Two RNAs folded together computationally: RNase P RNA and transfer RNA, 444 nucleotides in total. Rfam match: Bacterial RNase P class A. Model confidence (mean pLDDT): 76 of 100.
RNA sequence: GGAGCAGACAGGGCGAUCGCGGUGAAAGUUUAAACGCCUUCACCGAGGAAAGUCCGAGCACCACAGGGCAGGACGCUGGGUAAUUCCCAGGCGGCGCGAGCCGAUGGAAAGUGCAAAGAAACCAGACCGCCCGGAUUAAACCGGGUAAGGGUGUGAAGGUGAGGUAAGAGCUCACCGGCGGCCGGGUGACCGGUCCGUGUCAAGUAAACCCCGUCCGGUGCAAGUCAAAUCGGGAAUACAGGAUUGCCCGUCCUUUCCCGAGGUAGACGCAAGAGGUAACCGGUAACGGUUACCCGAGACGGAUGAUCGCCGAUUCCUCCGGCUUCUGUCGGGGGGAUUACAGAACUCGGCUUACGGUCGGCUCCCCGA
RNA sequence: GUCCUUGUAGUUCAACGGAUAGAACUGCCCCGUCCUAAGGGGUCAAUGCUGGUUCAAUUCCGGCCAAGGACACCA
Numbered sequence: 001g002g003a004g005c006a007g008a009c010a011g012g013g014c015g016a017u018c019g020c021g022g023u024g025a026a027a028g029u030u031u032a033a034a035c036g037c038c039u040u041c042a043c044c045g046a047g048g049a050a051a052g053u054c055c056g057a058g059c060a061c062c063a064c065a066g067g068g069c070a071g072g073a074c075g076c077u078g079g080g081u082a083a084u085u086c087c088c089a090g091g092c093g094g095c096g097c098g099a100g101c102c103g104a105u106g107g108a109a110a111g112u113g114c115a116a117a118g119a120a121a122c123c124a125g126a127c128c129g130c131c132c133g134g135a136u137u138a139a140a141c142c143g144g145g146u147a148a149g150g151g152u153g154u155g156a157a158g159g160u161g162a163g164g165u166a167a168g169a170g171c172u173c174a175c176c177g178g179c180g181g182c183c184g185g186g187u188g189a190c191c192g193g194u195c196c197g198u199g200u201c202a203a204g205u206a207a208a209c210c211c212c213g214u215c216c217g218g219u220g221c222a223a224g225u226c227a228a229a230u231c232g233g234g235a236a237u238a239c240a241g242g243a244u245u246g247c248c249c250g251u252c253c254u255u256u257c258c259c260g261a262g263g264u265a266g267a268c269g270c271a272a273g274a275g276g277u278a279a280c281c282g283g284u285a286a287c288g289g290u291u292a293c294c295c296g297a298g299a300c301g302g303a304u305g306a307u308c309g310c311c312g313a314u315u316c317c318u319c320c321g322g323c324u325u326c327u328g329u330c331g332g333g334g335g336g337a338u339u340a341c342a343g344a345a346c347u348c349g350g351c352u353u354a355c356g357g358u359c360g361g362c363u364c365c366c367c368g369a
Numbered sequence: 370g371u372c373c374u375u376g377u378a379g380u381u382c383a384a385c386g387g388a389u390a391g392a393a394c395u396g397c398c399c400c401g402u403c404c405u406a407a408g409g410g411g412u413c414a415a416u417g418c419u420g421g422u423u424c425a426a427u428u429c430c431g432g433c434c435a436a437g438g439a440c441a442c443c444a
Base pairs, nucleotide, nucleotide: 001365002364003363004362005361007359008358009357012311013310014309015308016307017306018305020045021044022043023042024041025040026039028037029036047341051352052351054350055349056348057347058346059220060219061218062217066249067248068247069246071216072215073214074213075212076090077089078088079087080086091105092103093102094101095100106211107210111209112208113205114204127150128149129146130145131144132143133142134141158176159175160174161173162172163171177201178198179197180196181195182193183192184191185190224268225267226266230261231260232259233258234257235256236255240254241253242252243251244250262443263442264441275294276293277292278291279290280289281288282287312339313338314337315336316335317334318333319332320331321330322329323328370440371439372438373437374436375435376434379394380393381392382391387424396412397411398410399409400408417433418432419431420430421429
């Protein structure tokens, strides 16, 4: 200098004018009274992702959340957490020279299914080839043996060598691999072993059905609570209708359900919480504990904006000066442009996606001393 | 805001995990005709994007993107 890998941090600053939402105070106004309207003042007013709505909860209602079936989700081990499909640590497998990264990673000797190609994808089987026999001048041909070689394929039933044979083959042997046992290590996934046994020692797929294990009642703040407002038509009425769950059982309610038109849309829920920051302690870590301090938008025709000035950052142009053979580089001045992704809606914890930077750390390659 | 559904030629629809992704209408070319039309023949044209599982993905599973729908009370 180039290429890359992981991590942390904050999401430009200050000021002026005009405007918007909320809270509080004061004055005015309408009124029976105002919490209504309006004026002034003070204070507060988006995010790391507020996003996607992909997981997990709190909370609310359905009966107290019941039983069975069906259905769904997850799936190495240990830990963390309110909980999780999240996080941390580890095992195994894969990728990368490496820093590191990725993995829905239980079971394929419980069973079923699996296209094309290929002779054959359980048992089994043989297209080309090789070998033996028959026949024949010879070949084509017929019968038999074989699975080493070719071909097909992700995969053809373990690999290498030797023996053996008509040709061959775990047919036999040695070594390596596999499986099972035993021993040792580890909480465990799993790992290791100069040990023993085994030669019918058959691949993959479960993000195919399935099996095993764990978990799951439903609906989501348009939940729901209080208050205010109605008409018409239809159906069934305890052997009914409806709710609870898709079905059954059980339970509960007594008037319930459906359709059409119209009307009402005010308040609460709703802002202090599994909250944040710092120090110390425990833990490899995720995280936990103790103490101290801090308190921050709340709309529903839905606010958080616009303009300007100064400074900052990035980049381009230009001028001056230094260094340099040049390209260029360093410092200073002036001017222009740019300054991301994006916008709370019941609230949290995660994940994923979008995005402009800053700061240190690590790896590989090249060049110079 | 919450909860769902769907993305395949220009349009409307098909397609057990295995084909050269199929059909109709449309477009283009040719034949046909005096010219058009009908008719006949041929042809172009697609799996929203991006990863993963698998020998193999329109199909199965994630993540994005786009489009569409439903939901208050009087009840």